About this RNA:
A computed fold for a 108-nucleotide RNA from Merdimonas faecis, annotated as FMN riboswitch aptamer (RFN element). The RNAcentral record of the sequence draws on MGnify. Taxonomically the source falls in Merdimonas (Bacteria, Bacillati, Bacillota, Clostridia). Its mean pLDDT, the model's own confidence on a scale to 100, is 86.
RNA sequence: UCUUCAGGGCAGGGAUCGUUUCCCUACCGGCGGUAAAGCCCGCGAGCCGUAACAGGCAUGAUCCGGUGAAAUUCCGGGGCCGACAGUUAAAGUCUGGAUGGAAGAAGA
Numbered sequence: 001u002c003u004u005c006a007g008g009g010c011a012g013g014g015a016u017c018g019u020u021u022c023c024c025u026a027c028c029g030g031c032g033g034u035a036a037a038g039c040c041c042g043c044g045a046g047c048c049g050u051a052a053c054a055g056g057c058a059u060g061a062u063c064c065g066g067u068g069a070a071a072u073u074c075c076g077g078g079g080c081c082g083a084c085a086g087u088u089a090a091a092g093u094c095u096g097g098a099u100g101g102a103a104g105a106a107g108a
Base pairs, nucleotide, nucleotide: 001108002107003106004105005104012024013023014022026093027092028082029081030043031042032041033040038080039079046057047056048055062078063077064076065075066074084096085095086094
């Protein structure tokens, strides 16, 4: 410098004129670091900005016990959290920006 890759999830029931948006319940968990992590540290996705970088703003959530040299990461148990825009009705799970971008990974 180039190439490729790089996000998952509403099943069942209730209420309603109307909901995968409410209630019960179910289900899901990007990347790097570190004893193996959605909830420890850092980063990405959003917005402003730039020709492009840079730069700026915003950015959720964990406890108890056990093992161990070492674990808020493993094992057992109990909890909690989830961008923006849209919608006949409020969305982590639907639709859309996105056949996009990107933390980064692999290869040449």